[in-house]
Molecule: transfer RNA
Organism: Vicugna pacos
This record gives sequence, C1' cells and structure tokens, in this order.
RNA sequence: GAGGGUAUAGCUCAACUGUAGAGUGUGUGUCUAGCAUGCACAAGGUCCUGGGUUCAAUCCCCAGUAUCCCCA
Repeated sequence: GAGGGUAUAGCUCAACUGUAGAGUGUGUGUCUAGCAUGCACAAGGUCCUGGGUUCAAUCCCCAGUAUCCCCA
C1' cells in the first nucleotide's frame, strides 16, 4: 500500500428495520450461628462517530475512527 472481519450492559456475546436481551458480574431480600451455594427481585445501554435511505435503522448504504486477520 491492497483486500476482508469486528465494534451492543462492568466483562463475554445474541438480536428478521417496529419498546434492545442472555450468561456472568454488581446491589438488595431470602436461606445460615456465620460464610459459600441455591432462590427471588433490582440497577446498569448516546447500540464506536458523522451523514444518507426509510413512516420507522443496532440492523441497509457511504465516510471516518479503533482493533483483528490475510496479501504485498
């Protein structure tokens, strides 16, 4: 320099344009003499940034940024 992938909760990752979820972690309650485990509940999101398409975009298109792979 050329090509391709990825970016969503603290972390690891889902999601057919139509109210964004799971596991894990965190907090509270319950349980225990106490802790751990289990169970119940809750909090936690500018869906990387900017623009475009659409009645409607995490999703489609374009550009950028970061990162990974591959070629040279």